[in-house]
Description: A computed fold for a 387-nucleotide RNA from a Pseudomonadota bacterium, annotated as Bacterial RNase P class A. RNAcentral holds the sequence, with entries from ENA. The prediction has a mean pLDDT of 76.

RNA sequence: GCGGAUGGCCGGAUGGCCGCGCGGUCCCUCGGGACCGUGAGGAAAGUCCGGGCUCCACGGAAGCACGGUGCCGGGUAACGCCCGGCGGGCGCAGGGUUCGCCCUGCGCUCAGGGACAGCGCCACAGAGACCAGACCGCCGGGGUCCGCCCCGGCAAGGGUGAAACGGUGCGGUAAGAGCGCACCGCGUGCCUGGCAACAGGGACGGCACGGCAAGCCCCACCGGGAGCAAGGUCAGAUAGGGAGGACGAGGGGCUCCGGCUCCGCAGCGGUUUCCGGCUGGUCCUCCGGGUAGACUGCACGAGGCCGCGGGCGACCGCGGUCCCAGAUGAAUGGCCAUCCCCCGUCUUUGGCGGGGACAGAACCCGGCUUAUAGGCCAUCCGCACCU
Numbered sequence: 001g002c003g004g005a006u007g008g009c010c011g012g013a014u015g016g017c018c019g020c021g022c023g024g025u026c027c028c029u030c031g032g033g034a035c036c037g038u039g040a041g042g043a044a045a046g047u048c049c050g051g052g053c054u055c056c057a058c059g060g061a062a063g064c065a066c067g068g069u070g071c072c073g074g075g076u077a078a079c080g081c082c083c084g085g086c087g088g089g090c091g092c093a094g095g096g097u098u099c100g101c102c103c104u105g106c107g108c109u110c111a112g113g114g115a116c117a118g119c120g121c122c123a124c125a126g127a128g129a130c131c132a133g134a135c136c137g138c139c140g141g142g143g144u145c146c147g148c149c150c151c152g153g154c155a156a157g158g159g160u161g162a163a164a165c166g167g168u169g170c171g172g173u174a175a176g177a178g179c180g181c182a183c184c185g186c187g188u189g190c191c192u193g194g195c196a197a198c199a200g201g202g203a204c205g206g207c208a209c210g211g212c213a214a215g216c217c218c219c220a221c222c223g224g225g226a227g228c229a230a231g232g233u234c235a236g237a238u239a240g241g242g243a244g245g246a247c248g249a250g251g252g253g254c255u256c257c258g259g260c261u262c263c264g265c266a267g268c269g270g271u272u273u274c275c276g277g278c279u280g281g282u283c284c285u286c287c288g289g290g291u292a293g294a295c296u297g298c299a300c301g302a303g304g305c306c307g308c309g310g311g312c313g314a315c316c317g318c319g320g321u322c323c324c325a326g327a328u329g330a331a332u333g334g335c336c337a338u339c340c341c342c343c344g345u346c347u348u349u350g351g352c353g354g355g356g357a358c359a360g361a362a363c364c365c366g367g368c369u370u371a372u373a374g375g376c377c378a379u380c381c382g383c384a385c386c387u
Stems, first nucleotide, its partner, number of pairs: 001383010012339007020039008041358001045369002048367005053227004058276007066223005071085005086112001087110010113218002118216002120212003135158002137154007166184006185207001186205003190201004231296004241287007250263005265280004303322008340356007
């Protein structure tokens, strides 16, 4: 310098004229006018999570069903999000090495609890795929027509496969094999450090108890239903309409005759039991009629910005300051000029031409995911050149 990967930021600015939405002040002939302030996003998108808020008789405890999350600790209103840490896999650099690997750092990545609760699967290839196996082979003995054959031993070497029932090395053996030994690994148990996930060290040892849970499953934790077209107020109109069906539980006492109370029955947003509470008729189908308007919810918020303090960090606390869209067929647009970024070209301190991505709030927040012309920053990797 070029290219790539990961993460992050910006993604147009200013002035003038005309035209829009909302809020505020003043005026008004009540039609409106003037002035001031303000007016789309990092994703407003997808509707995938979590909430705030609104309405709904369900609430507490326990079990089962269904769904979600899944290493540890922390943050948060909460989460499947974020931060820090631990561990695994792949790679690079430096150091060490008994040359098998090990340590440290960095980058990328992980649907990261359990395979001894149980069930299931491992096709094909291969001799053999859970406690297996002899295809090619190696060794010993015998035979031989010298091509090979038979018997015995082996599972170290090769092959098949995604995976071959521990790995490397040494010894040993007829040839081998944890057969023995050293280290690693695995199992049991102890000590030290850490809140913990885990890390380190030591002892003993039959030297073996494969994989898949993004198969069913087990374990731990979490989980009412609808949703702003939620809901509330005002106005207004019709026919308080007609027909059919299903279920149905009422009884006693008092009474000012409105109702109150007791027992029982039925029901109450997965389901069952217990406790407590609430309701007393409910639902379905067909025909026919009226209304579909105005206001509110509606933006002061788990709010923004600045400073100080705490924390590795996510974030938290304190203080100060600001109000920054609220439309309702749906507002922020049009024109001109200058500047900015990128590309091309020329007569290159400049001129000319072209281009400037993805994309528009409609209850509101915290996330995740997807889209994005061009530019910038950080970390890492590869290539080339120079020193």